[in-house]
Molecule: glmS glucosamine-6-phosphate activated ribozyme aptamer
RNA sequence: AUCUUUCCUGCAGCGCCAGCGCCUGGCAUCUUUAUUAUGAUGACAGGACGACGAGGAGAAGAGUGAUCGAAGAUUCGGCGGAUGCUCUUCCGCAGCAGCGGCUGUGUCACGGGAUCGCAAAUAUGCGGGUGACCGCAAAACAAAUCGAUCCCGACCGCUUUUA
Numbered sequence: 001a002u003c004u005u006u007c008c009u010g011c012a013g014c015g016c017c018a019g020c021g022c023c024u025g026g027c028a029u030c031u032u033u034a035u036u037a038u039g040a041u042g043a044c045a046g047g048a049c050g051a052c053g054a055g056g057a058g059a060a061g062a063g064u065g066a067u068c069g070a071a072g073a074u075u076c077g078g079c080g081g082a083u084g085c086u087c088u089u090c091c092g093c094a095g096c097a098g099c100g101g102c103u104g105u106g107u108c109a110c111g112g113g114a115u116c117g118c119a120a121a122u123a124u125g126c127g128g129g130u131g132a133c134c135g136c137a138a139a140a141c142a143a144a145u146c147g148a149u150c151c152c153g154a155c156c157g158c159u160u161u162u163a
Stems, first nucleotide, its partner, number of pairs: 014080004019076001022047004027042004052069003058090007091106005097159005110153008124137005160163001
C1' cells in the first nucleotide's frame, strides 16, 4: 500500500484540500563600517485553518446546483456529494361511501392566518500546543417552507347501499 472478515462509530450544511493568506524551522538576500539581534523579502521543509447549528428523502428520469436563521471570520477560493426547487411518468394519501376526473399533498401524506415553542458556534472559563490553532465545560441568545394549539376556507361527474 492492497485485499478479505468481524466489531464499533458516523453517514449529508456533509466530506476533502493542489490556490491565496497564516504559523514554525533553518537557509539566502536586503537593511549595517563590521558582527549579533531585530525587521523585511524570497525559495525550501513541516504544519494549522479552510461553514455555527435548525430543518430536510414515496419511486424513476431530466434540469438547476439547494431551505432557515446565528455569527461577522478565509464562513475566501476550489473539488466531490447532497434529503431543496422545477418539469414528466408511476404509486400512495386528502378533498366526509365507491369509481373516474381535477386540485393539493408524501406515510404526522389540503390551503391561508394568528399565537406559542425549539440550536450550536462566536464570546467566557479551563486545558493542550513554541506557534498558527485545537479540545472540553456550564450558561445565554434565532429563524423557517420545522413543531404545537386555535380560527377561517376547501371540487365536479356517475352509481346505489345515502355513506